[in-house]
RNA sequence: CUCCAUUGACCGGGGUGCCGCCGUCACGCCUGACGUCGGCUGAGAGAGUCCCGCAGAACCUGAUCCGGCUCGUACCGGCGUAGGGAGUCAGACAAUGCAGAAU
Numbered sequence: 001c002u003c004c005a006u007u008g009a010c011c012g013g014g015g016u017g018c019c020g021c022c023g024u025c026a027c028g029c030c031u032g033a034c035g036u037c038g039g040c041u042g043a044g045a046g047a048g049u050c051c052c053g054c055a056g057a058a059c060c061u062g063a064u065c066c067g068g069c070u071c072g073u074a075c076c077g078g079c080g081u082a083g084g085g086a087g088u089c090a091g092a093c094a095a096u097g098c099a100g101a102a103u
Stems, first nucleotide, its partner, number of pairs: 001100002004097003007090004011053004017040004022035005059084003065078004
């Protein structure tokens, strides 16, 4: 010095898993399904505008994947300069933050 974000409006995208006690049902057994309650990680577990919208790891596929950990298909990491994935307009140009360039 440049760009983006932090602002406003309207709109859009996404996830909801694992474990345990009790109850009910099914069943020859192993076990499975549903419901109430509690616990774990997390921003969020039908829950709060919680998170995210192209500078896109919000989220999906890969994936009943690989390694670690654990009571646990949870959780952590890899995979991942992988492939997909939902936005425009206006304001601000002061300050702060990320990034880039020049000296």